[in-house]
RNA sequence: GACAACGGCAAAACCGGCGAAAGCCGGCGACGCAAAGCUCUGGAGGCUACCGCUCGCGCAACGUAAUCGCGCGGGCUACGCCAGUCCGGCUACCGAA
Numbered sequence: 001g002a003c004a005a006c007g008g009c010a011a012a013a014c015c016g017g018c019g020a021a022a023g024c025c026g027g028c029g030a031c032g033c034a035a036a037g038c039u040c041u042g043g044a045g046g047c048u049a050c051c052g053c054u055c056g057c058g059c060a061a062c063g064u065a066a067u068c069g070c071g072c073g074g075g076c077u078a079c080g081c082c083a084g085u086c087c088g089g090c091u092a093c094c095g096a097a
Stems, first nucleotide, its partner, number of pairs: 001094001008033002014027005031084001037090003042087003045082003052076008
């Protein structure tokens, strides 16, 4: 980075699988991509919330109070995820202007 050449990758949807989810893998399929190759153990940003913490409500237990247990809902939270969110790093085909 070219109305060039050889090529490459593969969005969404759909099918199958894994996962709590975000999402990932495979098939199919092409929205697009000059790095849409690699890097999340370079930086920023975004997504999810199983576990955990916290609050509320309900149920159970209970002579009362308290503690404990279960369920539902809300908030917080990455150790999870996104490189086709951005910056950076590394690598790579061609060779016009």